Description: A computed fold for a 113-nucleotide RNA from Desulfoscipio geothermicus, annotated as SAM riboswitch aptamer (S box leader). The prediction has a mean pLDDT of 84.
RNA sequence: CUCUUAUCCGGAGUGGUGGAGGGACUGGCCCUGUGAAACCCGGCAACCAGCUUUGUUUUACCUGAAAGUAUGGUGCUAAUUCCAGCAGAAGUUAAACUUCUGACAGAUAAGAG
Repeated sequence: CUCUUAUCCGGAGUGGUGGAGGGACUGGCCCUGUGAAACCCGGCAACCAGCUUUGUUUUACCUGAAAGUAUGGUGCUAAUUCCAGCAGAAGUUAAACUUCUGACAGAUAAGAG
């Protein structure tokens, strides 16, 4: 980098350093010197591994299951992935607009190449 699967309306800071950008892309709309990005600390969560318990089993082991824990690997820590982008349906049509559904794109985890 590509592919597969799962999830994305919940949760999380009045901290320190830093000093101007940030919210993936495009359009919109926002955040930001009442301090952006980034780093550190703290926190959230429970994807993977670990551990504990339950259950299954004649017994033991392995595999698989459920619940829990938060030790390790990640991740996350404004706004639903901030909203829309493409297609379809409905409300109606002159255009537009609103709602719903499904894709696309993106993010993260695990696995494969």